Notes
A computed fold for a 74-nucleotide RNA from Sphingomonas edaphi, annotated as transfer RNA. It matches the Rfam family "tRNA". From the family's description: Transfer RNA (tRNA) molecules are approximately 80 nucleotides in length. It was read from a public genome assembly. Taxonomically the source falls in Sphingomonas (Bacteria, Pseudomonadota, Alphaproteobacteria, Sphingomonadales). Model confidence (mean pLDDT): 80 of 100.
[in-house]
RNA sequence: GGCUCCGUAGCUCAGCCGGAUAGAGCGACGGUUUCCUAAACCGCAGGUCGCAGGUUCGAGUCCUGCCGGGGCCA
Repeated sequence: GGCUCCGUAGCUCAGCCGGAUAGAGCGACGGUUUCCUAAACCGCAGGUCGCAGGUUCGAGUCCUGCCGGGGCCA
C1' cells in the first nucleotide's frame, strides 16, 4: 500500500429487509433484608450510536471520505 471485518451506556454485546419513544446482561447509585458485609429482591440514573458529509418523508441501519482497532495479502 491492497482486501476484509469491527467501532452503540463504565464493561461485554443485541438491534434482521431503513419506521415512529435506542435496548439487554454485568457494573455504579439508592432502597428492603442483616449486628456488619456478601448474596438475593426492588427501584433509579447513565448514550453527540467513532467523526464529517450525502441519500431519504424518515438513518444505529444505506452511500462517500476520514480516524481508531483486528485479520489476510504484498